[in-house]
């Protein structure tokens, strides 16, 4: 240099929740906030959740409904790629 011991260190990041702002909604964000997280950095490639503005269909003139469908989201749901700290004895 690696591997085991394997723990520290310096840090990092930030559910929920309020409050602002955008969004048809899921959500994203910006500030408080800490539930946690060895990649809870990055990235929809692949499964899988979630929401239907808009389109399809049935319905109806009584309701303005009910179903289907992501071009929308989710990396802090999983796999995948990809980078990147520390390393006593």
């Nucleotide at each position: 240099g690696c591997u085991g011991u394997u723990g520290a260190u310096g840090g990092g990041c930030a559910a929920a929740c309020u409050c602002g702002u955008c969004g048809a909604a899921a959500g994203a964000u910006g500030a408080g906030g800490a539930c946690g997280c060895a990649a809870a950095g990055c990235u929809u490639c692949c499964g899988g959740u979630c929401u239907a503005c808009g389109g399809g269909u049935c319905g109806a003139u009584g309701a303005u409904g009910a179903u289907c469908u992501a071009g929308g989201a989710c990396a802090g749901c999983g796999g995948g790629g990809u980078u990147g700290c520390c390393g006593a004895u």
This is a predicted structure of an 89-nucleotide RNA (c-di-GMP-I riboswitch aptamer) from a Pseudomonadota bacterium. It matches the Rfam family "c-di-GMP-I riboswitch aptamer". Rfam links the family to the GO term cyclic-di-GMP binding. The model forms 95% of the base pairs in the Rfam consensus. The sequence was found by an Rfam model in a public genome assembly. Model confidence (mean pLDDT): 85 of 100.